[in-house]
């Protein structure tokens, strides 16, 4: 260097189900009020309003995405996750801010639950960030047991996947 493998409620993607979102929102239809509103913000420029905008009430009616479980299958063990940075594309038009997707580049995290906390979300879910804590897996020290010895065992400590093991 190259192939191949290990950790384990192990990651991730894709269909199906299933409850959540929600008796929300968007229509309709009565009442009150009476000049505004919608295009993601700012200008513009378009549209819709006194045949009634907006916001309330009272009824009808009634989704959907985006997140979560399960299963099933595909792909893999920096799998993957954040966090800044840079090109592109879209979001009525720009020159700018934001939001989304894609590529890259840099930085941090070895892997699971659980607690606080903060951010994101309809949500006490889930996901991330940071702190703590427990587990586990590997690799290095060091003691104890055993053995001629060696491996392998148990216990502490500590670092990290640009790492570990085998093979060439």
């Nucleotide at each position: 260097g190259a192939u191949a493998g290990a950790g384990g409620c192990g990651c991730g993607a894709a269909u199906u189900u299933u409850a959540u979102c929600a008796g929300u929102a968007a229509c309709u239809c009565u009442u009150c009020u009476g000049a505004g509103g919608a295009u993601g913000a700012a200008a513009g420029a378009u549209c819709c309003u006194a045949c009634g905008a907006u916001g309330a009430u009272g009824a009808g009616a009634g989704a959907a995405a985006g997140g979560a479980a399960a299963a099933u299958u595909c792909g893999c063990c920096g799998a993957a996750g954040a966090a800044g940075g840079a090109a592109c594309a879209a979001g009525c038009u720009u020159a700018u801010c934001c939001u989304u997707g894609u590529u890259u580049c840099u930085u941090c995290u070895g892997g699971u639950u659980c607690u606080g906390u903060g951010u994101u979300u309809a949500a006490g879910a889930g996901a991330u960030g940071c702190a703590g804590a427990a587990u586990u897996g590997u690799c290095a020290g060091a003691a104890c047991a055993u053995u001629c010895a060696a491996a392998a065992g148990u216990u502490c400590u500590g670092g990290a996947g640009a790492g570990c093991u085998a093979u060439c």
Lysine riboswitch aptamer from a soil metagenome, 168 nucleotides, folded computationally.
The prediction has a mean pLDDT of 79.
Of the family's consensus pairs, 100% are formed in the model.
The RNAcentral record of the sequence draws on MGnify.